The part of an RNA shown here (large-subunit ribosomal RNA, domain II) has 688 nucleotides and comes from an activated sludge metagenome. RNAcentral holds the full RNA, with entries from SILVA. It matches the Rfam family "Bacterial large subunit ribosomal RNA". The coordinates come from a structure-prediction model, not an experiment, and the mean pLDDT is 87.
Context: one part of a larger RNA
RNA sequence: GCCGACGAGUGAUUCUGGGUGGCGAGGUUAAGCCAGCGACAGGUGGAGCCGGAGCGAACGCGAGUCCGAAAGGGCGCUAAGUCGUCCAGAGUCGACCCGAAACCGGGUGAGCUAUCCAUGGGCAGGGUGAAGCGCGCGGAACACGCGCGUGGAGGCCCGAACCCGGACCGAUUGCAAACGGUUGGGAUGACCUGUGGAUAGAGGUGAAAUGCCAAGCGAACCCGGAGAUAGCUGGUUCUCCCCGAAAUGUAUUUAGGUACAGCCUCAAGCUGCUGUGCCCCAUGGAGGUAGCGCGCUGGAUCGGCGAUGGGGCUUCCCGCUUACUGACCCGACUCAAACGACGAAUGCUGUGGGGCAAGCUUGGGAGUGAGACUACGGGUGCUAAGAUUCGUGGUCGAGAGGGCAACAACCCAGAUCACCAGCUAAGGCCCCCAAGUCCAGGCUAAGUGGGCAAGGUAGUUGCGACGCGUCAACAACCAGGAGGUUGGCUUAGAAGCAGCCACCCUUGAAAGAGUGCGUAAUAGCUCACUGGUCGAAGGUGUCGCGGCGCCGACAAUCCACCGGGGCUCAAGCCUGGCGCCGACGCUGUGGAUGUGCGCGGAAUGCGCACGUGGUAGGGGAGCGUUCCCGUCAGCGGUGAAGGAGGAGCGGAAGCGAAUCUGGAGCGGCGGGAAGUGCGAAUGUCGGC
Repeated sequence: GCCGACGAGUGAUUCUGGGUGGCGAGGUUAAGCCAGCGACAGGUGGAGCCGGAGCGAACGCGAGUCCGAAAGGGCGCUAAGUCGUCCAGAGUCGACCCGAAACCGGGUGAGCUAUCCAUGGGCAGGGUGAAGCGCGCGGAACACGCGCGUGGAGGCCCGAACCCGGACCGAUUGCAAACGGUUGGGAUGACCUGUGGAUAGAGGUGAAAUGCCAAGCGAACCCGGAGAUAGCUGGUUCUCCCCGAAAUGUAUUUAGGUACAGCCUCAAGCUGCUGUGCCCCAUGGAGGUAGCGCGCUGGAUCGGCGAUGGGGCUUCCCGCUUACUGACCCGACUCAAACGACGAAUGCUGUGGGGCAAGCUUGGGAGUGAGACUACGGGUGCUAAGAUUCGUGGUCGAGAGGGCAACAACCCAGAUCACCAGCUAAGGCCCCCAAGUCCAGGCUAAGUGGGCAAGGUAGUUGCGACGCGUCAACAACCAGGAGGUUGGCUUAGAAGCAGCCACCCUUGAAAGAGUGCGUAAUAGCUCACUGGUCGAAGGUGUCGCGGCGCCGACAAUCCACCGGGGCUCAAGCCUGGCGCCGACGCUGUGGAUGUGCGCGGAAUGCGCACGUGGUAGGGGAGCGUUCCCGUCAGCGGUGAAGGAGGAGCGGAAGCGAAUCUGGAGCGGCGGGAAGUGCGAAUGUCGGC
């Protein structure tokens, strides 16, 4: 991992509601007792419980009562219960199953290890040479010092046994749940070690690491309390039919839990006619949003006037003046969620009409209370986020199908079943790939299409405005482009051309106190401007607006920014048109089922209409397993169950004939009771 078997809403009791049954203003017994061989059944037992009257704190009164002076109000009366039984749910119990880490109690452990006690054992060999002592020398000295000898001290030195485990290598499903190799440390000591003994978990021991206390120790192990508790995770077993959510509000030591409400379902009742619900039409009403506006509250800009203040002058006061400031006011232009002398649409609500089929009340059962994206209206944020937080709608959630290459949320469209029939939606129609290489007109040359901004663009196409043009435009070519003058200043220089100022006059067809290049400065080239050559009339210049393009455009494994091939009067883009394809949509044909209505005495009858996607969840109807009762005076060695097999049957769970195996029990029907259905739980056990 696979297969098989096992594996999870049960029982007791109390209550609530419903179905059903008995009795009924009543209903019912409990323990016990009697009888009996006896569980049970039967009898007895009326204690007790529920109901039959309530109200008040109570005295108490009573279909009323309490409060109140009263008015009035609160709770009641005018509706039958009770005891079984079944189903559903709740409380208490382990209460659907498995799962802690932990807590407590009683025990077992120091044969591992920590420390200690008692008693034993062990340490090759080599080196060093302390004290003490002796002798000698120095010395006054039996002091002291030095030398020689003797001596043999030391948590001394080197190094085996022994103990250790610092470094590296190997091993890493190992030789080994800590090992092997090489190297290394200690090796007379706080040394190593045998045996016996001591200390125990709220504890011991600890040269102290939270170390060790029998291969896991921040509190050992075993058993018990015990099915601890788990607002947490996982799992929870047959079928079909009807309906079908929520991810919100309020509160919460609350935020992944829960309570109540909201939303779902089931039952009963009520309204659907004058009063409920939803939609449409008409009409009335409240409102201050969008927009708009600037009288108000504030913000902002320009102009006019110019108070006040500042500066200057004057100065005894009065004043005068100013290229500074700039209030109020006037004119003009504006901004605002917390501005409004205005003001929609929509929504809300009243009434009338129409349509539809919902709505409400009471009660039983829930689930949900992490939502997501998208469009629009806002807040927060960066007018960031697949961000966050509200509102309104949609979709997903719980929704399959078609489209978008693929892709919960986008577009189309809501799957009852069958069909080798038809029509369409979105989207498509050259090939992959169903359907146009369809029609008419235009655009694009960039493979733009087929990723991207500010900005740029004599790309191309369309529209408009204003100029110039046989009195010869635009471009090109020929020629001129001068003088005062090197203008003044500045500067080393500044001569059209570093910079500053001015920008005149003359000649002339025209020529700037100079457009650019150039020089150290001159020079030189050129332009503006003028004449000529040429010869256009659909020429030429400037400006504005539009269509489609172009540049802007750099990423990490070949193409990799059309799904691919491939596409250029298109297979791209724009406008118009015709046709076709295309879905589980719609139609056709047949079937199933739910609800309502009609017919019918009724049917699990017929007809009609409208339905039948679905998670959590509610409701309904069934299949199958084991056992029990009854029944078939059922089946069975002429072969039961089980195994193999599967004709055939049923809407599903399922049922099931031959035939083979097997060798002794088994089934149908009507009921009853459950250890009643497995694919999942890192499920349990077994097999492979």